Source information
A computed fold for an 86-nucleotide RNA from a Campylobacteraceae bacterium, annotated as c-di-GMP-I riboswitch aptamer. It was read from a public genome assembly, where an Rfam model found it. The coordinates come from a structure-prediction model, not an experiment, and the mean pLDDT is 82.
RNA sequence: UAUUGAAAAAGCUAAACCCAUUGUGAGGUGGGGACAGAAAGCUACAGGUCUUUUACUUAUUUGUAGAAGAUGGCUGAGUUACCAAA
Numbered sequence: 001u002a003u004u005g006a007a008a009a010a011g012c013u014a015a016a017c018c019c020a021u022u023g024u025g026a027g028g029u030g031g032g033g034a035c036a037g038a039a040a041g042c043u044a045c046a047g048g049u050c051u052u053u054u055a056c057u058u059a060u061u062u063g064u065a066g067a068a069g070a071u072g073g074c075u076g077a078g079u080u081a082c083c084a085a086a
Base pairs, nucleotide, nucleotide: 001086003085004084005083012037013036017032018031019030020029021028022027035073041079042078043077045076046075047074048071049070050069051068052067053066054065055064056063
């Protein structure tokens, strides 16, 4: 150098679900738990998906567009990084 690697060693994170709490909601936070992860560390920049709301439209929360938000364990990107090999 982030090229290769859950092969080893030291470790790390923590899905679903349950409890508490918070939010209109998607979801977030804490505890338990362990599906999985070599960046499943951090960052909403671009796209996707989801929520709320407005306008138009539709047999119908149907469809289109805008605004605000959520999602980093959806994809890309930016940035930082343990060990081993090269």
Rfam family: c-di-GMP-I riboswitch aptamer. Its family is annotated with cyclic-di-GMP binding in the Gene Ontology. The source organism's lineage runs through Bacteria, Pseudomonadati, Campylobacterota, Campylobacterales and Campylobacteraceae.